[in-house]
Context: one part of a larger RNA
RNA sequence: AACGAACGCUGGCGGCGUGGAUAAGACAUGCAAGUCGAACGCUGAUUCAAGGGUAGCAAUAUUCUUGAGUUGGAGUGGCGAAAGGGUGCGUAACACGUGGGCAAUCUGCCGUGAAGUUGGGGAUAACUCGCUGAAAGGCGAGCUAAUACCGAAUACGACUUUUGGGAGGCAUCUCCUGAAAUUCAAAGUUGGGGACCGUAAGGCCUGACGCUUCAUGAUGAGCCCGCGGCCUAUCAGCUAGUUGGUGAGGUAACGGCUCACCAAGGCUAAGACGGGUAGCUGGUCUGAGAGGACGAUCAGCCACAUUGGGACUGAGAUACGGCCCAGACUCCUACGGGAGGCAGCAGUGAGGAAUAUUGCUCAAUGGGGGAAACCCUGAAGCAGCAACGCCGCGUAAAGGAUGAAGGCGCUUUGCGUUGUAAACUUUUGUGGUCGGGGACAAAUUGUGGGUUACUACCCACUUGAUGGUACCCGAAAAGUAAGGAUCGGCUAACUACGUGCCAGCAGCCGCGGUAAUACGUAGGAUCCGAGCGUUGUCC
Numbered sequence: 001a002a003c004g005a006a007c008g009c010u011g012g013c014g015g016c017g018u019g020g021a022u023a024a025g026a027c028a029u030g031c032a033a034g035u036c037g038a039a040c041g042c043u044g045a046u047u048c049a050a051g052g053g054u055a056g057c058a059a060u061a062u063u064c065u066u067g068a069g070u071u072g073g074a075g076u077g078g079c080g081a082a083a084g085g086g087u088g089c090g091u092a093a094c095a096c097g098u099g100g101g102c103a104a105u106c107u108g109c110c111g112u113g114a115a116g117u118u119g120g121g122g123a124u125a126a127c128u129c130g131c132u133g134a135a136a137g138g139c140g141a142g143c144u145a146a147u148a149c150c151g152a153a154u155a156c157g158a159c160u161u162u163u164g165g166g167a168g169g170c171a172u173c174u175c176c177u178g179a180a181a182u183u184c185a186a187a188g189u190u191g192g193g194g195a196c197c198g199u200a201a202g203g204c205c206u207g208a209c210g211c212u213u214c215a216u217g218a219u220g221a222g223c224c225c226g227c228g229g230c231c232u233a234u235c236a237g238c239u240a241g242u243u244g245g246u247g248a249g250g251u252a253a254c255g256g257c258u259c260a261c262c263a264a265g266g267c268u269a270a271g272a273c274g275g276g277u278a279g280c281u282g283g284u285c286u287g288a289g290a291g292g293a294c295g296a297u298c299a300g301c302c303a304c305a306u307u308g309g310g311a312c313u314g315a316g317a318u319a320c321g322g323c324c325c326a327g328a329c330u331c332c333u334a335c336g337g338g339a340g341g342c343a344g345c346a347g348u349g350a351g352g353a354a355u356a357u358u359g360c361u362c363a364a365u366g367g368g369g370g371a372a373a374c375c376c377u378g379a380a381g382c383a384g385c386a387a388c389g390c391c392g393c394g395u396a397a398a399g400g401a402u403g404a405a406g407g408c409g410c411u412u413u414g415c416g417u418u419g420u421a422a423a424c425u426u427u428u429g430u431g432g433u434c435g436g437g438g439a440c441a442a443a444u445u446g447u448g449g450g451u452u453a454c455u456a457c458c459c460a461c462u463u464g465a466u467g468g469u470a471c472c473c474g475a476a477a478a479g480u481a482a483g484g485a486u487c488g489g490c491u492a493a494c495u496a497c498g499u500g501c502c503a504g505c506a507g508c509c510g511c512g513g514u515a516a517u518a519c520g521u522a523g524g525a526u527c528c529g530a531g532c533g534u535u536g537u538c539c
Base pairs, nucleotide, nucleotide: 002537003536005535006534007533008532009531012393013392014391015390016389017388018386019385026348027347029346030345031344034079035078036077039076040075042073043072044071045070046069047068048067049066050065051064052063053062054061055060086304087303088302096228097227098226099225100224101223102222105221106220110217111216112215113214114213115212116211117210118152120150121149127142128141129140130139131138132137157184158183160181161180162179163178164177165176166175167174168173188209189208190207191206192205193204196203197202230276231275232274237267238266239265242264243263244262245261246260247259248258249257279301280300281299282298283294284293285292286291306327307326308325309324310323329340330339331338332337357383359382360381361380365379366377367376368375369374396427397426398425399424406418407417408416409415410414433475434474435473436472437471441466446461447460448459449458450457483528484527485526486525487524488509489508490507494523495522496521497520498519504511505510
């Protein structure tokens, strides 16, 4: 000098930050991932219209069917759920940093370009019925739809095989261009419409969103390599898939990645192997620097999600709020069997010197879904708590000597000091109180209008959790706001009394045994000040 600090005494306000460092211990409760009806069938409610029935002379009431609209429910299907958020257990490693390589690779959504989107089929959930179970749930029969699933057609094109030419390179090779053969696609939804066809639905034309194949870009990821960054030799030898080869399998891809066979190799004093500790980095603290220590918040990468193992789905999986198995633990049970995973946000026990609210809002930024409106979002934006930190402000200002009273000290008719300090006079109004006004953050969304071939573009209106907050104006009133440590030397600041090697102090030297500036109290002084000290840690 610093701190994610803690403790003691004290405590007025604001701004900006920060806040479980210990038990990766256990968790009640709520929320943290949904969305799409413009992919699909079903079902409930409700509004309107048309038609039929019943009651009534009628108005009307009621009921049924169909159509259109609004809205709720579960289900099929699509996309998302692999992001965002948390933690630092493990890891001394191509984990990270940095620089390269992939002629050894993949990449949903997005951008650009090319081509296509033909014609069919069989199911199944929901639903109904039955059986069964305490429950979680399960089984059977029957019905139905699709952008769900499966054949067929077509092939700009791609894959595989054979073959010709050209260019390039890095050994295996890569790229371009021909020829032949093989295999491989698709799905619709919705808005508008002049003529024509059709009883109608629609066909047809056109726009949007999709779907399929291919090329390319972007983004993201995978793999390989050089170099760099802890301690230990009271760890000196280590290694059999081990090191290499051939062949095969496997992967998006190279590779002992895996396997069969063959060879006997590979690493090591420039520290192998073993042990200990540890997430790495940008950075942070310190220091004139060199260096040393650390790796909270923020950002990048990695690892993990009750413990261990496994695969499935998918463009993509350490799959935190997915699945299966095993273990420990907790809960329910009709004892047969089931359910769960806060290292998400709050919150509760526990442990600890110690670390916050079971808050508000999606208004902004961003993410997911959707054509959109919109929905979801404990990401985020905000508020609450804590002097935990940094910074700023205030607790008044000017004048004022009878040098008041009181306290303390002394050489005691008194003097010194507290001390311009107070009283008193005048002034101000930060903050606080009261009254009034009151934001920026909001715009590219949406609606309406203008313009346009259509977009684009322009104008108006709408939308704020924070918040009646910040801020502005006005009013009254010094009123509501100072403490902590120290005073022997180091080290700024001294006397009196009490105590008497006692009680005690202390960072070091040391102080205290009857005149203690070192203990305790008082007066005074010094330093800092909403803080001041102590402890801990590092430089």
Source information:
This is a predicted structure of a 539-nucleotide part of an RNA (small-subunit ribosomal RNA, 5' domain) from an uncultured bacterium. Rfam family: Bacterial small subunit ribosomal RNA. Its family is annotated with structural constituent of ribosome and ribosome in the Gene Ontology. The coordinates come from a structure-prediction model, not an experiment, and the mean pLDDT is 80.